[in-house]
Molecule: SAM riboswitch aptamer (S box leader)
Organism: Steroidobacteraceae bacterium
RNA sequence: UGUUCAUCGAGACCGGCUGAGGGAAAGGCCCGAAGAAGCCGGGGCAACCGCCAGAGCCGCCAGCUCUGGGCAAGGUGCCAACUCCGCGCCACUCCCUCUGGGAGGCGUCAGAUGAGCG
Numbered sequence: 001u002g003u004u005c006a007u008c009g010a011g012a013c014c015g016g017c018u019g020a021g022g023g024a025a026a027g028g029c030c031c032g033a034a035g036a037a038g039c040c041g042g043g044g045c046a047a048c049c050g051c052c053a054g055a056g057c058c059g060c061c062a063g064c065u066c067u068g069g070g071c072a073a074g075g076u077g078c079c080a081a082c083u084c085c086g087c088g089c090c091a092c093u094c095c096c097u098c099u100g101g102g103a104g105g106c107g108u109c110a111g112a113u114g115a116g117c118g
Stems, first nucleotide, its partner, number of pairs: 001118008013042005021031003027085002043079003048075002050071003053067005083110001087107004093103004
């Protein structure tokens, strides 16, 4: 850096340095001198890889698959807001100021993270 698959409404802080921005994307709407982003020290959350257990496939082993089960030393990741909202469509449901709009639902593009293959 490309690609495939999976997940993304839960969860998680205290200090030091620094000093004006940040939340990926136009636009919104938020966060920010009661200190943004970044760096450092410690802490925590989670459970993708990992280890264990159970179940299934199989005559057995091995292997594979599943689990809202367990573990958390290792490899990652994360610690404002639904991936903050965002694009399309709504036949069903609810609400409204009712040629429509909002909530909500379905889907798509993109993004983030992990694992595999390049």